[in-house]
RNA sequence: UCCCGGGUGGCGCAGCGGUAGCGCAGUAGACUGUUAAUCUAUUGGUCAUCGGUUCGAAUCCGAUCCCGGGAG
Numbered sequence: 001u002c003c004c005g006g007g008u009g010g011c012g013c014a015g016c017g018g019u020a021g022c023g024c025a026g027u028a029g030a031c032u033g034u035u036a037a038u039c040u041a042u043u044g045g046u047c048a049u050c051g052g053u054u055c056g057a058a059u060c061c062g063a064u065c066c067c068g069g070g071a072g
Base pairs, nucleotide, nucleotide: 001071002070003069004068005067006066007065010024011023012022013021018055026042027041028040029039030038048064049063050062051061052060
């Protein structure tokens, strides 16, 4: 320098044009002599950044930044 994959709640990930979800963690409650476990409810996300396409973008397009892999 070129090619490929990735960036989404605190963490690990899904979502492939039409309301952003799951698990863990957190909070509250139930249960228990207490804790743990279990059950119920619930908080939390400018979807890396900027711009474009579209009635509508996490999703498609362009540029940039960061991480990983490959080629030279």